RNAcentral holds the sequence, with entries from ENA. The RNA shown here (transfer RNA) has 71 nucleotides and comes from Candidatus Terrybacteria bacterium RIFCSPLOWO2_01_FULL_40_23. The coordinates come from a structure-prediction model, not an experiment, and the mean pLDDT is 81.
RNA sequence: GGGGACGUAGCGUAGUGGUAACGCAGCUGUCUGUCAACCAGCAGUCGCGGGUUCGAUUCCCGCCGUCUCCA
Numbered sequence: 001g002g003g004g005a006c007g008u009a010g011c012g013u014a015g016u017g018g019u020a021a022c023g024c025a026g027c028u029g030u031c032u033g034u035c036a037a038c039c040a041g042c043a044g045u046c047g048c049g050g051g052u053u054c055g056a057u058u059c060c061c062g063c064c065g066u067c068u069c070c071a
Stems, first nucleotide, its partner, number of pairs: 001070007010024004018054001026042004047063005
């Protein structure tokens, strides 16, 4: 320098045009003499900028970052 894959909550991941989800972590409550565990509930997320579309996490373009292959 060129090709490919990926970027979603604090962490690990699913979702691939129509309300963004699961586990762990966090917070509140319940329970307990206290803590933990269990149980009930709550909060928090689509890398950035444009385009297409009635509607974009999803499709297209550019940028940034990570991984990987070639040189």

Rfam family: tRNA. It is annotated as a transfer RNA. Lineage of the source: Bacteria > Bacteria candidate phyla > Candidatus Terryibacteriota.